[in-house]
């Protein structure tokens, strides 16, 4: 130095393919309920620049397009 896969809630991950609904799930947080206690169960909350910019479009996590990060593969010097 060339190619490629990931990057969404605190964590793991779906959805990207094929643009239009409120951006979701499980775990974990945090109330309540329930228990003599706790755990377990039930219920309701918060919690998110969808890595960053910038483009296209009436509308972009989803399409182009450059960057950064983390892995993987071939290449180059030693």
């Nucleotide at each position: 130095g060339g190619g490629g896969a990931c990057g969404u809630a605190g964590u793991u991950c779906a959805g990207c393919c094929c643009g239009g609904u409120c951006a979701g799930a499980a775990c974990g947080u945090u109330g309540g309920c329930c228990u003599g206690u706790c755990a377990c169960g039930c219920c309701a909350a918060a919690g998110g620049u969808c890595g960053c910019g910038g483009g296209u479009u009436c509308a972009a996590a989803u399409c182009c397009c450059g960057u950064c990060g983390u892995c993987c593969c071939c290449g180059c010097c030693a």
The prediction has a mean pLDDT of 82. A computed fold for a 78-nucleotide RNA from Candidatus Calescibacterium sp., annotated as transfer RNA. The organism belongs to Candidatus Calescibacterium, within Bacteria. Rfam family: tRNA. Rfam classes the family as a transfer RNA. It was read from a public genome assembly.